[in-house]
Context: one part of a larger RNA
Molecule: large-subunit ribosomal RNA, domain IV
Organism: metagenome
């Protein structure tokens, strides 16, 4: 010097990213216990107040001597029930000690928010959360040799049968979920248009007997070979509707009111449609804020304004009791976190021997 404890005047969080870490609360009895609420919580709320032994009494039981009573008469059964000696629970008197659950083991509380309803699950070995899950809510497939899954077979789904089963999205409960089908996709439709294979086979071209020619060479049936036009020709696409708790999308500019200032009002442009409640400088507010509360001082934090860079309704809006080793602020309590360091224990390390 470390590593673990132990105690500390005076102060009490000044420490610090943050009360990390430490203290401090603790049992059991009684008394009391808010807001809010889903009426079940919240609650052990919170805040108080007793505990040790002796002795003496009251109530209560439990044992018992014994009395009653009944009898199929027994070592029986049933009820009461002295006195004493336990158990409980309470009154009062004493008593010892700083301290009496004396020793050890044994919730810190409270207030406001913000996220998730909630118990659960999770990155074995850096991350337990607001993630993931969930009961509930919706869409969708699929009538059974179901829809799905699968490398064939088999199998599973299910030895079930639309209150059963897949997938897909939201996530308790309240109150609620607006406008948009032009783009994507899905479902439906079938009239016209495009369109594969195939079918066709009109046309050309090769070669070749024969034919014409002195010759070069020209023509040239039929077959056989390579090519091929119209025409028929299915879904899909074009095409016509629907569908948003499918992907998804949910404007701009100029005026205008008898102070100003704003603009219920009005004009235009453009769009599929131009953000409804309800939130709101939010886990979302860049510029950064403004007002208020709380502190002697508050980049946090509450509570309001709305100019929403760039919330917004099952990619769920917006509230919500109770729930959390969540995450932010305040506050009581404690307190070597600190002012500011001190001493002591065990151990190690490191000198000497």
């Nucleotide at each position: 010097u470390c590593a673990u404890c132990g105690u500390u005047u005076a102060g009490g969080a000044a420490c610090u990213a943050g009360g990390c870490a430490a203290a401090a609360u603790u049992a059991c009895c009684c008394c009391g216990u808010a807001a809010c609420u889903u009426c079940g919580g919240g609650a052990g709320a919170a805040g108080g107040g007793g505990u040790g032994c002796u002795c003496c009494c009251u109530g209560u039981u439990g044992u018992c001597a014994g009395u009653g009573u009944c009898c199929a008469c027994g070592c029986g059964g049933c009820a009461c029930g002295a006195a004493g000696c336990g158990g409980c629970a309470g009154a009062g008197a004493g008593u010892u000690g700083c301290a009496a659950u004396a020793a050890a083991g044994a919730g810190g509380g409270u207030c406001a928010a913000g996220c998730g309803a909630c118990u659960g699950u999770u990155u074995a070995c850096u991350a337990a959360a607001a993630a993931c899950a969930c009961a509930g809510g919706g869409c969708u497939c699929a009538g059974c040799u179901a829809a799905g899954u699968c490398g064939a077979a088999a199998a599973c789904g299910a030895c079930g049968u639309a209150u059963a089963g897949g997938g897909u999205c939201u996530g308790a409960c309240g109150c609620c979920u607006g406008c948009c089908c032009g783009g994507u996709g899905c479902c439906g439709g079938a009239a016209g248009g495009u369109u594969a294979a195939a079918a066709g086979g009109a046309g050309a071209g090769g070669u070749c007997a024969g034919c014409c020619g002195c010759a070069a060479g020209g023509u040239g049936a039929a077959g056989c070979c390579u090519u091929g036009a119209a025409u028929u020709g299915a879904a899909g696409c074009c095409c016509c509707g629907g569908u948003a708790a499918a992907c998804g999308g949910c404007g701009g500019c100029c005026g205008u009111a008898a102070c100003u200032a704003u603009a219920a009002c009005g004009g235009u442009c453009c769009u599929a449609a131009g953000g409804u409640a309800g939130c709101g400088a939010a886990a979302u507010u860049c510029c950064u804020g403004u007002c208020g509360g709380g502190u002697a001082a508050g980049u946090u934090c509450c509570g309001a304004c709305c100019u929403g860079c760039a919330c917004g309704a099952a990619u769920g809006g917006c509230g919500u009791a109770a729930c959390g080793a969540u995450u932010u602020g305040a506050c009581c309590g404690c307190u070597g976190u600190c002012u500011c360091a001190a001493c002591g224990a065990u151990g190690a390390a490191c000198g000497c021997u």